Source information: This is a predicted structure of a 72-nucleotide RNA (transfer RNA) from Sphaerobolus stellatus SS14. It matches the Rfam family "tRNA". It is annotated as a transfer RNA. The RNAcentral record of the sequence draws on GtRNAdb. Its mean pLDDT, the model's own confidence on a scale to 100, is 81. Taxonomically the source falls in Sphaerobolus stellatus (Eukaryota, Fungi, Agaricomycetes, Phallomycetidae).
[in-house]
């Protein structure tokens, strides 16, 4: 330099173009308990950045960033 793949709550992952972005775990609050833990109920927290296509983009296209693998 080129090619392929990936990037979503703190972490690990879902999500045929229809989003109020879901699940588990972690955190916080409450109930229960003598207390803790467990269990149960609830809350908070996310689409790598910028453009484009579209009525509508996490999803499709382009450029960039980062990571992994490969070629030279």
């Nucleotide at each position: 330099u080129c090619c392929a793949c990936g990037c979503u709550g703190g972490u690990g992952u879902a999500a045929u173009g229809g989003c109020u972005a879901a699940c588990a775990u972690c955190g916080c609050u409450g109930u229960c308990u003598u207390u803790c833990a467990c269990a149960c109920a609830g809350c908070a927290g996310c689409u790598c950045g910028g453009g484009g296509u579209u009525c509508g983009a996490u999803u499709c296209c382009c450029c960039g960033g980062c990571g992994u693998g490969g070629a030279a």